[in-house]
RNA sequence: GGGCAAGUAGUUCAGUGGCAGAACGCUGUCCUGAUAAGACAGAAGUCGUAGGUUCGAUCCCUACCUUGCCCACCA
Numbered sequence: 001g002g003g004c005a006a007g008u009a010g011u012u013c014a015g016u017g018g019c020a021g022a023a024c025g026c027u028g029u030c031c032u033g034a035u036a037a038g039a040c041a042g043a044a045g046u047c048g049u050a051g052g053u054u055c056g057a058u059c060c061c062u063a064c065c066u067u068g069c070c071c072a073c074c075a
Base pairs, nucleotide, nucleotide: 001071002070003069004068005067006066007065010024011023012022013021018055026042027041028040029039030038048064049063050062051061052060
């Protein structure tokens, strides 16, 4: 330098044009003599960044950033 993949809640990951979700974790309440487990409720996201397409973008297109892998080049 070229190519590929990934980037979404604190963590691990779904979602694939039409209101952004799950599990674990966290907070509160219930339950218990108490804890764990369990039940119920809740908080937590500018969907990596900036543009574009579209009535509408997490999703499609372009560039860039970060991480990982492969290839090439130089020495």
Molecule: transfer RNA
Organism: Candidatus Chisholmbacteria bacterium RIFCSPHIGHO2_01_FULL_49_18